[in-house]
RNA sequence: UCUAUCAGCCAGGUCAUCGUUCUCCUAGCAAUAGGAGGAAGGAAAGUCCGGACAGCAAAGGGCAACACACCGGUUAAUUGCCGGGACCUGUACAAACGGGAACAGAAAGUGCCACAGAAAAUAACCGUCUAGCUAUUUUUUAGUUAGAUAAGGGUGAAAACGUGAGGUAAGAGCUCACGAUUAUUUCGGGUAACCGUAAUAGUGGGUAAACCUUGUGUGCUGUAAUGCCAUGUACACCAAAGCCAGAGAGCGGCUCGCUCAAUGUUUCGGUGAAAACCAAAACAGCUUUGGAGGGUAGGCAGCAAGAUCAUAACAGCAAUGUUGUGGCAAGAUAAAUGAUGACCAUUCCAGUUUACUGGAACUACAGAAUCCGGCUUAUCGGCUGAUAGUUUUU
Numbered sequence: 001u002c003u004a005u006c007a008g009c010c011a012g013g014u015c016a017u018c019g020u021u022c023u024c025c026u027a028g029c030a031a032u033a034g035g036a037g038g039a040a041g042g043a044a045a046g047u048c049c050g051g052a053c054a055g056c057a058a059a060g061g062g063c064a065a066c067a068c069a070c071c072g073g074u075u076a077a078u079u080g081c082c083g084g085g086a087c088c089u090g091u092a093c094a095a096a097c098g099g100g101a102a103c104a105g106a107a108a109g110u111g112c113c114a115c116a117g118a119a120a121a122u123a124a125c126c127g128u129c130u131a132g133c134u135a136u137u138u139u140u141u142a143g144u145u146a147g148a149u150a151a152g153g154g155u156g157a158a159a160a161c162g163u164g165a166g167g168u169a170a171g172a173g174c175u176c177a178c179g180a181u182u183a184u185u186u187c188g189g190g191u192a193a194c195c196g197u198a199a200u201a202g203u204g205g206g207u208a209a210a211c212c213u214u215g216u217g218u219g220c221u222g223u224a225a226u227g228c229c230a231u232g233u234a235c236a237c238c239a240a241a242g243c244c245a246g247a248g249a250g251c252g253g254c255u256c257g258c259u260c261a262a263u264g265u266u267u268c269g270g271u272g273a274a275a276a277c278c279a280a281a282a283c284a285g286c287u288u289u290g291g292a293g294g295g296u297a298g299g300c301a302g303c304a305a306g307a308u309c310a311u312a313a314c315a316g317c318a319a320u321g322u323u324g325u326g327g328c329a330a331g332a333u334a335a336a337u338g339a340u341g342a343c344c345a346u347u348c349c350a351g352u353u354u355a356c357u358g359g360a361a362c363u364a365c366a367g368a369a370u371c372c373g374g375c376u377u378a379u380c381g382g383c384u385g386a387u388a389g390u391u392u393u394u
Base pairs, nucleotide, nucleotide: 002389003388004387005386006385007384008383009382010381012344013343014342015341016340017339018338020039021038022037023036024035025034026033027032041365045376046375048374049373050372051371052370053222054221055220056219060256061255062254063253065218066217067216068215069214070084071083072082073081074080085103087100088099089098090097104213105212109211110210111207112206113205125153126152127149128148129147130146131145132144133143134142135141161179162178163177164176165175166174180203181202182201183200184199185198187196188195189194226301227300228299229298237291238290239289240288241287242286243285248260249259250258263284264283265282266281267280269278270277271276308327309326310325311324312323313322314321315320346361347360348359349358350357351356
């Protein structure tokens, strides 16, 4: 210098004319007119996660279901973010610098590991050693029977901790030395995860986004939530159950508990000294569940002043927090936020007086609908940084 990958930032500005829409002021009975000011993003998308807010009258326990899982911090909260630790990985190794990730438990238990291979954990296929038998012979070789063997070889992703020495019939942690690894304990460092040292006892491995175990935690619905006003109808009809102990209802599923919850008169009978209580009937009402049916579809609020934005100082490795100063930047409801021209900025090309001239481009993904914090996906161009490689020069 160039290429690739990753991460971050930006996503044009000013003026004029015309147009759309909202807020405020003035005029008007009203329609409307004039003036001032504002008007779609880094993802507004996906609806994945977490909340604010609203409603369900109040509200406890158990089971099921679901979610999370190294340590510490941050936040309203989160599977987010920041820092650290273990593991994997790039660079010959190490260190350093980057990147990754579903990071509790396999010594609670049950499963699974294709094919190949003798065997995937109750290991003997080949091979090695000892003894017997047969044949042969250069007294060695071949075959067979029994026993021993996890050192050597094969298969495989993985085959009974690794290397070396001794020992043995041949071998084996059988013994020793140095290592690896698991568990427990001592000491040191650290808030902790964890790191290091020493000792003792052991030694197939993987898999829990397999079942499972342990620990922690968790209401549901959703702005078409919800609340108010106006208009209009049928405070009506049918069925069942219930009305002073309890039909039914109540924060997701089941269950226990808890809470709320609807009557007067008259008549007859029984108990009683009376008050009153129990049971039945009649009339008039009330509550709940279900069914069929009628009216309305209008307006306002929720609706944008916030877990807010910018900036400075302080604290902190950082995420972030505290304080001060300043600011208010769409609010539609079938859905507005646009078009043209000039100049400036930025990028590219050419010329050339090296900072000037001319020309071109300004695009892609894309469009608010209660709001906020994250994650994921799409994408033109420019800038900055890191890593890896290439080229040239010193």
Molecule: Bacterial RNase P class A
Organism: Chitinophagia bacterium